The prediction has a mean pLDDT of 88. Predicted 3D model of a 247-nucleotide part of an RNA (large-subunit ribosomal RNA, domain VI) from a Bacteroidales bacterium. Its Rfam family is "Bacterial large subunit ribosomal RNA".
Context: one part of a larger RNA
C1' cells in the first nucleotide's frame, strides 16, 4: 500500500515445512519344520542406541556487582579492622539466568490408493487363462493420520463485538520484561505492584566486628553468627508527572 467505511479479537486452512530411524533380550516354543545339526513365521512383552523437542526437580557446568580463606606490595598515623593493585592476585564454595554430561517426552496405532507378487470370476479361443469387461489382497515406499507456519490464498475467506463524528481504536512519552541487534512483541503507567527501595521468606557462604569469659599461646566459647546479585511473597517510600499526535 492492497484486501472498497474504520477498528479490536477469535477462527477456517488453499498451500508449505518438519517428523517418519533402529537393535538386543524374554515369551509363544526347543513348538512348526528337519534324519540330525539346527531352528522359525504369526502374536505378546521388556530394555536400549542414535536423532529431535521442551525444561531445570535431580546430577553436573558456568556464574568477574554473592560469601569465605590466603600471599606480596602500598594506603587509611600505629594495633585491630578495612581498602587498592598483582590474570577475577591466588584458592575453596555458590542462588538466579543460560546450559548438558541431567530430566521428561516423541517416532506409534487405525485408514485410503497402489508396486512387484498372490488370487476370484471370465471370454476372445465350447478347453485353458489373475484381464480383455469386472472384483479382491498386497510394501519401511505414495496420500493421509501427528507437529508447526499459513488469507499478499490479489481466488486477499469466515465469525463475534465496537465506532457513527470527534469517537472506536492506535501511536508518541515513561517504568520494565523468562521479548529483543535496532525495530518488533509482551506487561504496566496512581482506578497502579512495571522497575528500584524496604519488609519477610527461600537460597549461598560458613560462624562478622566490638566486647566478655577460658587458655602462657595458637585458639576456643558467648554465636545456625554475620554478610549476601539476579529467586518467591508482600508493601506506594521513589520513579511511571503533566501531556501531545494520528484516526
Nucleotide at each position: 500500500c492492497g484486501u472498497a467505511g474504520g477498528a479490536a479479537g477469535u477462527c477456517u486452512g488453499c498451500g508449505g515445512a518438519g517428523g517418519u530411524c533402529u537393535g538386543u533380550c524374554c515369551u509363544u516354543a526347543g513348538u512348526a519344520c528337519g534324519a540330525g545339526a539346527g531352528g522359525a513365521c504369526c502374536g505378546g512383552g521388556a530394555c536400549g542406541g542414535a536423532c529431535g523437542a521442551a525444561c531445570c526437580u535431580c546430577u553436573g557446568g558456568c556464574g568477574a556487582a554473592c560469601c569465605g580463606g590466603u600471599u606480596g606490595c602500598g594506603g587509611c598515623g600505629c594495633c585491630a579492622g578495612c581498602c587498592g593493585c598483582a590474570c577475577g592476585g591466588c584458592c575453596g564454595g555458590g542462588u538466579a539466568c543460560c546450559c548438558a554430561c541431567g530430566u521428561u517426552c516423541g517416532g506409534u496405532c487405525a485408514g485410503g490408493a497402489u508396486a512387484a507378487g498372490c488370487g476370484c470370476u471370465g471370454a476372445a479361443a465350447g478347453c485353458a487363462u489373475c484381464u480383455a469387461a469386472g472384483c479382491g489382497c498386497g510394501a519401511a515406499g505414495c496420500c493421509g493420520u501427528c507437529u508447526c507456519c499459513a488469507a499478499g490464498a490479489u481466488g486477499a475467506g469466515a465469525c463475534u463485538u465496537c465506532c457513527a463524528a470527534a469517537c472506536a481504536g492506535g501511536g508518541g512519552c515513561g517504568u520494565c520484561g523468562g521479548a529483543g541487534a535496532c525495530u518488533a512483541c509482551g506487561a504496566c503507567g496512581u482506578c497502579g505492584a512495571u522497575a528500584g527501595g524496604c519488609g519477610g521468606g527461600a537460597g549461598g557462604c560458613g560462624c562478622a566486628a566490638a566486647g566478655g569469659c577460658g587458655g602462657c599461646g595458637a585458639c576456643g566459647c558467648c554465636a545456625a553468627a554475620g554478610c549476601c546479585g539476579a529467586c518467591c511473597c508482600g508493601u506506594a517510600c521513589u520513579a511511571a508527572u503533566c501531556c501531545c499526535c494520528c484516526g